The RNA shown here (transfer RNA) has 72 nucleotides and comes from a Candidatus Uhrbacteria bacterium. The coordinates come from a structure-prediction model, not an experiment, and the mean pLDDT is 81.
[in-house]
RNA sequence: GCUCCCGUAGCUCAAUGGAUAGAGUGGCGGCCUCCGAAGCCGUUGAUGGCUGUUCGAAUCAGCCCGGGAGCA
Repeated sequence: GCUCCCGUAGCUCAAUGGAUAGAGUGGCGGCCUCCGAAGCCGUUGAUGGCUGUUCGAAUCAGCCCGGGAGCA
C1' cells in the first nucleotide's frame, strides 16, 4: 500500500428495517444477618463519529476514527 472482518452498558453477549435497544455480570441502595458472604427486591448504565437512503436505521450506503486478520 491492497483486500476482508469487527466496533451496542465497566465486562461478556442479544435485538426480522418497526412498541420504551434487552439479558447475564458489575456498581449503588434496601431486605435478611450479631457482622459479613449467599439469597431476594429496587436502581444505575450503551448503539465509535458525520452524512445519506427510508414513513421509520443498532441494522442499509458513503466517508472518517479505532481494533484485528491476510497479501505484498

Source information:
Its Rfam family is "tRNA". By type it is a transfer RNA. Rfam's curators write: Transfer RNA (tRNA) molecules are approximately 80 nucleotides in length.